[in-house]
């Protein structure tokens, strides 16, 4: 110097795993400053009736648990492919 191989790096494909996420199920759940319905009581009225509205009840925001599609992430793992004056290393041949 040439050639063959191994490992690593770069790019990429597939699978797995990890984390996050839409959503489902479920628990809890705003004294009042969320919604609805508003017992009692209160107010207006001669009356009929009306009004505001606490508690309670139902729901929602929020907070948690679980499942988890899709999507996303990466000095996660494995297998394959491509690329390169990339890096390390081994064999063979030649030259000095």
């Nucleotide at each position: 110097c040439a050639u063959c191989g191994g490992c690593c790096c770069u790019u990429u494909u597939g699978c797995g795993g990890u984390g996050a996420u839409a959503g489902g199920c479920u628990g809890u759940g705003a004294a009042c400053c969320c919604c609805g319905u508003c017992a009692g009581g209160c107010c207006c009225g001669g009356a009929a009736g009306g009004g505001a509205g606490c508690a309670g009840c139902g729901g929602u925001a929020g907070c948690g648990g679980u499942c988890g599609a899709u999507u996303c992430a990466g000095g996660c793992g494995c297998a394959g492919a491509a690329u390169g004056u990339g890096g390390c290393u081994g064999g063979u041949g030649g030259a000095g």
Molecule: Bacterial small signal recognition particle RNA
Organism: Gammaproteobacteria bacterium